[in-house]
The part of an RNA shown here (large-subunit ribosomal RNA, half B) has 1219 nucleotides and comes from Lignipirellula cremea. The full RNA is in RNAcentral, with records from ENA.

Context: one part of a larger RNA
RNA sequence: UGGUGGUUAAGGAACUCUGCAAAAUGACCCCGUAAGUUCGCGAUAAGGGGUGCCCUCUGGGGUGAAUAGCUCUGGGGGGCCACAGUAAAUCGGCUCUAGCGACUGUUUAUCAAAAACACAGGACUCUGCCAACUCGCAAGAGGAUGUAUAGAGUCUGACGCCUGCCCGGUGCCGGUAGGUUAAGGAAGAGGGUUAGCGUAAGCGAAGCUCGCGACCGAAGCCCCGGUAAACGGCGGCCGUAACUAUGACGGUCCUAAGGUAGCGAAGUUCCUUGUCGGGUAAGUUCCGACCUGCAUGAAUGGCGUAACGACUGGAGCACUGUCUCAACCACCAACCCGGUGAAAUUGUAGUCGUGGUGAAGAUGCCACGUACCCGCGGUCAGACGGAAAGACCCCAUGAACCUUUACUGUAGGCUGAUAUUGGGCUGAGGCAUGUUCUGUGUAGGAUAGGCGGGAGGCUACGAAGUUCGUGCGCCAGCACGGGCGGAGCCGACGUUGAAAUACCGCCCUGAAGAUGUCUUAGUUCUAACCCCGCACCGGAAAACCCGACGGGGAACAGUGUCAGUUGGGCAGUUUGACUGGGGCGGUCUCCUCCCAAAGAGUAACGGAGGAGCGCAAUGGUACCCUCAGCCCGGUCGGCAAUCGGGCAAAGAGCGUAAAGGUAGAAGGGUGCUUGACUGCGAGACUCCUAAGUCGAGCAGAUACGAAAGUAGGUCUUAGUGAUCCGGUGGUCCCGAAUGGAAGGGCCAUCGCUCAUCAGAUAAAAGGUACUCUGGGGAUAACAGGCUUAUCGCUCCCGAGCGCCCACAGCGGCGGAGCGGUUUGGCACCUCGAUGUCGGCUCAUCGCAUCCUGGGGGUGAAGAAGCUCCCAAGGGUUUGGCUGUUCGCCAAUGAAAGCGGUACGUGAGCUGGGUUCAGACCGUCGUGAGACAGGUCGGUCCCUAUCUGCCGUGGGCGUACGAAACUUGCGAAGGUUCUUCCCUAGUACGAGAGGACUUGGAAGGACGAACCUCUGGUAUCCCAGUUGUCACGCUCGUGGCAUGGCUGGAUAGCUAUGUUCGGAAAGGAUAAACGCUGAAAGCAUCUAAGCGUGAAGCCCGCUUCAAGAUCAGGUUUCGUAAGGACAAUGUCCGAAACUCCCCUGGAAGACUACCAGGUCGAUAGGCCGGAAGUGCAAACGCAGCAAUGCGUGCAGCGAACCGGUACUAACGGAGAAACG
Repeated sequence: UGGUGGUUAAGGAACUCUGCAAAAUGACCCCGUAAGUUCGCGAUAAGGGGUGCCCUCUGGGGUGAAUAGCUCUGGGGGGCCACAGUAAAUCGGCUCUAGCGACUGUUUAUCAAAAACACAGGACUCUGCCAACUCGCAAGAGGAUGUAUAGAGUCUGACGCCUGCCCGGUGCCGGUAGGUUAAGGAAGAGGGUUAGCGUAAGCGAAGCUCGCGACCGAAGCCCCGGUAAACGGCGGCCGUAACUAUGACGGUCCUAAGGUAGCGAAGUUCCUUGUCGGGUAAGUUCCGACCUGCAUGAAUGGCGUAACGACUGGAGCACUGUCUCAACCACCAACCCGGUGAAAUUGUAGUCGUGGUGAAGAUGCCACGUACCCGCGGUCAGACGGAAAGACCCCAUGAACCUUUACUGUAGGCUGAUAUUGGGCUGAGGCAUGUUCUGUGUAGGAUAGGCGGGAGGCUACGAAGUUCGUGCGCCAGCACGGGCGGAGCCGACGUUGAAAUACCGCCCUGAAGAUGUCUUAGUUCUAACCCCGCACCGGAAAACCCGACGGGGAACAGUGUCAGUUGGGCAGUUUGACUGGGGCGGUCUCCUCCCAAAGAGUAACGGAGGAGCGCAAUGGUACCCUCAGCCCGGUCGGCAAUCGGGCAAAGAGCGUAAAGGUAGAAGGGUGCUUGACUGCGAGACUCCUAAGUCGAGCAGAUACGAAAGUAGGUCUUAGUGAUCCGGUGGUCCCGAAUGGAAGGGCCAUCGCUCAUCAGAUAAAAGGUACUCUGGGGAUAACAGGCUUAUCGCUCCCGAGCGCCCACAGCGGCGGAGCGGUUUGGCACCUCGAUGUCGGCUCAUCGCAUCCUGGGGGUGAAGAAGCUCCCAAGGGUUUGGCUGUUCGCCAAUGAAAGCGGUACGUGAGCUGGGUUCAGACCGUCGUGAGACAGGUCGGUCCCUAUCUGCCGUGGGCGUACGAAACUUGCGAAGGUUCUUCCCUAGUACGAGAGGACUUGGAAGGACGAACCUCUGGUAUCCCAGUUGUCACGCUCGUGGCAUGGCUGGAUAGCUAUGUUCGGAAAGGAUAAACGCUGAAAGCAUCUAAGCGUGAAGCCCGCUUCAAGAUCAGGUUUCGUAAGGACAAUGUCCGAAACUCCCCUGGAAGACUACCAGGUCGAUAGGCCGGAAGUGCAAACGCAGCAAUGCGUGCAGCGAACCGGUACUAACGGAGAAACG
């Protein structure tokens, strides 16, 4: 010093994030219990009372024959003792009020037990049984030996009252006319080849082949509806009532719809400690309200709610060492001795302080200071201490999980085709073939399809006519069938017309039915295939399996292949860089200017602007012309229109930004035109490359010009994109045996906001607080450093204010500095770790001073102030709220200072806040998730090596050895403030008020010492007493139960108790005030000289102190006297004194120190006494007994006081002179 326990005066939560911890409560019996309530509860509510022992009366039960005895359990009465009778131990503190969750339960084994999960109940959705769903490649299995009162999934979460509006988006469900759409099927067209034809160019059958491909072709998507207890969502502006305010009301815009009931500064409210009320002396919390809801709200449930909760707030009672403020005690550690004996760590260490320097915070460098050598116990300020290649941050063309409307796939689902896969029937559609029909302009007998043939044709195998029916129809009629009928009818001719009719042939339009074929829909069959049953059979048994039999389904289903669609269910990946950290923002290529320092070039998230084109003339050429502006004149006409004159070198214009250029044109016109050409290109500029730029000249073909000439776009500088891949046109090229072809090359040209613009891919977003790895102090957050914009302070100037007056007090606009406490900037040490806010504890320094002290000025009468100067000695409070620092509030007070010290201090404590993992709310996000938003919960390790510091020893030194007493270089401590009384109700003042000064008294805080008093403690000093065990029993004692508990208490130690302290005086000073006094004939406190003057400085007071290596001083004591020997020496003996050792100690970790050691009271013992306790045992007496009384203020009595050698202090060692 800590741990574990015990006790505590007065106060009683003042402690603190929080009553954390502790205390208190506690058993049984009796009485008695509120609000509320789901009537069960709440409830052991709360709050009271009783409890021992003895005697006596009386009841019940068991056993028993019993009114005996034993035993269990009640009731009544009387008595006895104690501080206390559940006497010990075991053994709820309670109440009020909120939030959340109904409840009992469950959970992060090892930091979260919760408000999270679950839950009964509610709702929605799916599922008809070979169920849905799940696992599995499958077989198969679960579901379930269950069957919609069942099973699965999702949401909500007892109960009560309720659950509003929106279907536009997304999802799901339903629908299917239309659109779109795959494999597959497929008419047709085209290409290649080439028998043949052709002089050639070329054409080109069949076949083969290639790539197209009308049309058919499902789901899906589009589309149309439904659905919110599906995912989700649920507005703005303006005006308006006879005070004001507000706005029932109105207007307007938007929407799918604009938030209903309820609740509301909330676990949701930023502003915010909202405002009001309550509670408190004081309330950032709490409760009740208000409603301005940043950003409530109805099964992502809303609002209530009895009961419950190791949940989370607030308040009270009780109680207390939580605290004011700490004390004592016990045990265990620590410490000492003996034994045994680790660890992390460690570059080497001979390991000081301060200032400075320095990779910017030094034991190690520089300077100064300090410092004899070495331990031990303590303490943790430093060794950027130890531990863990920082978890925050950034980086990596790192990783892993997770998400999704990222990209690309994929299991699975749905759908189609096809195979397994067969028969019949019916409907629909296409095609082909043949049959039968069909056909109305006008005119005409009348319903004339076209062309051709044609003079006959049909008819008893039944003509005309008539009747019935069917179909078509232009409503005239036509065709066909059946009956009656029983012999004719039609054409030619004629008329009409474009066409002439009978009959025959070929054909067209449309229709019908037939056949074939293809497609499609439906239905049916049974034999594939599937399922079920089974009393048969087989296998040694078999409930299984195969077969047989029976039933059901059925060419579907299932399965294979192909195809479309869906598909974070799963997988692989991507998700840029620059950047005064990163993110957000901005930027990324090109042109012009400045920066750019007179060649070129030159950076920044430096300062300014543009481009991603335009123009067939805005190009070429030849010729001609000259602008803007101003002045004067002139119809409407004005400042400004067109016209005339003049001045005007350029200020105009030049498509577009700027710069350069430019009228001796590049500007403005007119004519003719296409050089806005083809093939080239000496030589240069620029330059890593790749690109980019200029270019005379040559050839060809042109335009303009008389010609010389000019012209390969535009006054110049922007107007852009490599390669691959692919398209189109051309072409002396290549052509996989040959010929072709396909395909390629070459020339020309086209397709990139590849704008991250030298362009990773054709194709790519996010989250991580569940995280991980590698790195970085190359880069952020803390701290330091530099800087000082900001911040704080000072000074200068003096516009003004101050009645007057710049400066009592203020001080515009400006200026100059200082400081290094703010917020920043920079990114220099530290990322192989420098722990971060606040509190507690302990401080220390600065002074820009809050108080106290001294002074100047005052717009100072006094008192009280204001302001400035000096001054850092001391002091600078307690509470309420909040994590707070801060702040606000309450109450004191002389004052309640400001800052630094790694925003001092976590190897000192705490852990409330912040800042891991859980969870809730609001908001954002489709989501994973996120939020300097809120909320509940949430592991703080280290035995100290060195330095430092606080103590305490050993060694040696201090020139003989000792014992004492001292000096004081130096160091440390201390240093305080208030009130009252007197002076004095005086000075001052009209009054009200009210001193300086002097003296006295008391007090606060702080400090030191002490224990007489007041108290505390007391581990056994006394007594009481419970339970139990032991001493055989009784009696009397003892052990254990926290010293068992309880009541007291000596010494010691202690504070809350007692006593004392700060001073006075002196010296030198600060500001200030003076004397004398020049420089400067004056003046002047100063320059020479001399004074006064403060809690400050030096003393004075207390303590340490000669290692003060400068080691000091004084006094006293001891020693030249002994003996031996090998003799300038050695040895023996031996002094003062000291030590070991021993007895001890109000001294102490050890050591040291002190008392004492027989010539002795050092300790123990003993004797006597005291404090204390409270009247012992024993005997006697009284009482039935418990018990009481007497002998007897008795007995006992640690540490205290005194005495006494009874016991133990035995026995040893060291130690002398150089000169």